[in-house]
Context: one part of a larger RNA
RNA sequence: AUCAACGGUUGAGGCGUGCCUCAGACAUGCAAGUCGAACGCGAAAGCCCCUUCGGGGAGCAAGUAGAGUGGCGCACGGGUGAGUAACACGUAGGUAAUCUACCUUCGGAUGGGGAAUAACAACCGGAAACGGUUGCUAAUACCGCAUAAUGCAGCGGCACCUAAUGGUGACAGUUGUUAAAGCGGGGGAUCGUAAGACCUCGCGUCUGAAGAGGAGCCUGCGGCAGAUUAGCUAGUUGGUAAGGUAACGGCCCACCAAGGCGACGACGGGUAGCCGGCCUGAGAGGGUGAACGGCCACACUGGGACUGAGACACGGCCCAGACUCCUACGGGAGGCAGCAGUAGGGAAUCUUGCGCAAUGGGCGAAAGCCUGACGCAGCGACGCCGCAUGCGGGACGAAGGCCCUCGGGUUGUAAACCGCUUUCAGCAGGGACGAAGCGAAAGUGACGGUACCUGCAGAAGAAGGUCCGGCCAACUACGUGCCAGCAGCCGCGGUAAUACGUAGGGACCGAGCGUUGUCC
Numbered sequence: 001a002u003c004a005a006c007g008g009u010u011g012a013g014g015c016g017u018g019c020c021u022c023a024g025a026c027a028u029g030c031a032a033g034u035c036g037a038a039c040g041c042g043a044a045a046g047c048c049c050c051u052u053c054g055g056g057g058a059g060c061a062a063g064u065a066g067a068g069u070g071g072c073g074c075a076c077g078g079g080u081g082a083g084u085a086a087c088a089c090g091u092a093g094g095u096a097a098u099c100u101a102c103c104u105u106c107g108g109a110u111g112g113g114g115a116a117u118a119a120c121a122a123c124c125g126g127a128a129a130c131g132g133u134u135g136c137u138a139a140u141a142c143c144g145c146a147u148a149a150u151g152c153a154g155c156g157g158c159a160c161c162u163a164a165u166g167g168u169g170a171c172a173g174u175u176g177u178u179a180a181a182g183c184g185g186g187g188g189a190u191c192g193u194a195a196g197a198c199c200u201c202g203c204g205u206c207u208g209a210a211g212a213g214g215a216g217c218c219u220g221c222g223g224c225a226g227a228u229u230a231g232c233u234a235g236u237u238g239g240u241a242a243g244g245u246a247a248c249g250g251c252c253c254a255c256c257a258a259g260g261c262g263a264c265g266a267c268g269g270g271u272a273g274c275c276g277g278c279c280u281g282a283g284a285g286g287g288u289g290a291a292c293g294g295c296c297a298c299a300c301u302g303g304g305a306c307u308g309a310g311a312c313a314c315g316g317c318c319c320a321g322a323c324u325c326c327u328a329c330g331g332g333a334g335g336c337a338g339c340a341g342u343a344g345g346g347a348a349u350c351u352u353g354c355g356c357a358a359u360g361g362g363c364g365a366a367a368g369c370c371u372g373a374c375g376c377a378g379c380g381a382c383g384c385c386g387c388a389u390g391c392g393g394g395a396c397g398a399a400g401g402c403c404c405u406c407g408g409g410u411u412g413u414a415a416a417c418c419g420c421u422u423u424c425a426g427c428a429g430g431g432a433c434g435a436a437g438c439g440a441a442a443g444u445g446a447c448g449g450u451a452c453c454u455g456c457a458g459a460a461g462a463a464g465g466u467c468c469g470g471c472c473a474a475c476u477a478c479g480u481g482c483c484a485g486c487a488g489c490c491g492c493g494g495u496a497a498u499a500c501g502u503a504g505g506g507a508c509c510g511a512g513c514g515u516u517g518u519c520c
Stems, first nucleotide, its partner, number of pairs: 001518002004516004011387001013385004017380002019345001025342002028340003033072003038069002041066001046060002048057003079298003089222007098215003103211008111145001113143002120135006151177005156171001158169004182203006190197002224270001231261003236258005243251001273295004277288004300321005323334004351377001353376003359373001360371004390420004400411004424461001426456005434447001437444002464509005469490003475504005485492002
């Protein structure tokens, strides 16, 4: 010093912190949705009327609920440290070898068509999960066409840069090629039966250039231990052509060559996420990598791709495996290393809490919705910090205890007693900041009737733990008699034990005190 544990003890508070073991298994709830200003469809209860009492019907409820198509998000945020000795991380660079949704800035455009499909309906299969056939329909879903350059590709020459493949710039050089979608608000005239056209504003869409932020790839250097691991290597090392990728590359493949690494420790085995930091130390150094921040890796185990700007994707998909559950035995469902919580393991680690009020995130024009991120509260002396358990007076000094040479000494101003104060806890009254945004206005705080302020009563409710042989601060009596026991080391105990046990006294810390583990 500690993510501690254990043994005693325990008044109140603030701020932190809390599965280090089984990356073992998980009941239950919640943790990622949102948009009707992209689109089509569209209930029910209830109220009312009629009724042959079976039921039927209109309107409101309501274009609501709801599912579906479509868009954006779900690659963030949250968890864990298994794997990894590696360009994983740190640091310094490179990318003339690259990508980038949303956002910002600048330029141009947004013309005209088409065919489907879910939802829905009918029928059918299945225990379920779920599925099939036929029929209908919309779009910012899908597909052609048109137009288009400062985009892309080819060709041509010019200038500059680069070690080079090559790159940059201007040619209005030339040829070819590639786009798009609408939605909402407002509106005087004109046109139109109307919808609307039209005008205007906003949001979107397409295309190009730049920026910001993000990401990929490459390189120098740096950081574990052992040689009782000495040789390792066939996609291996290099080349050519082709493929693949956003992109370089043996990344992949065919052929060719025979290389490449190693005592400056290759290869194999062991251990380990890395760093900012943290602990210690005068420093150098040593140790460490909890909490907070950055990066990486993983998501039951192994493999794979799909979608997408981005994943090879924790709460997506497929396959295989182990395990658990459902089943009508045909077949299905699941993955807490999210927040709580359960049993298990363990010396050991919390509530199945409140709230979206704040901060932040997703979607939305907005209102808003979602958010176990987060803000708070709860539990634990687990840690740190400050506070209280009273203050003053009070005897040559009560009683009791202990010791005694029996004179006395000590506990000890300690108590009693007198005076005073009231923090904290208790009771009562008042009572926030955190709130800005949004909204026409009203209104909007989980924490919380909390903090804080005022008043009331009364010393009233609040001290323990370890040690006292030396190291090391603090000594006597009795009991015990190498017994019982103590002990970190030296060592104590066999009849006067300051070392065991008890008591009185004392020392040191104090809501803590000791013990144990670990690091310096």

Annotation:
Predicted 3D model of a 520-nucleotide part of an RNA (small-subunit ribosomal RNA, 5' domain) from an uncultured bacterium. The coordinates come from a structure-prediction model, not an experiment, and the mean pLDDT is 87.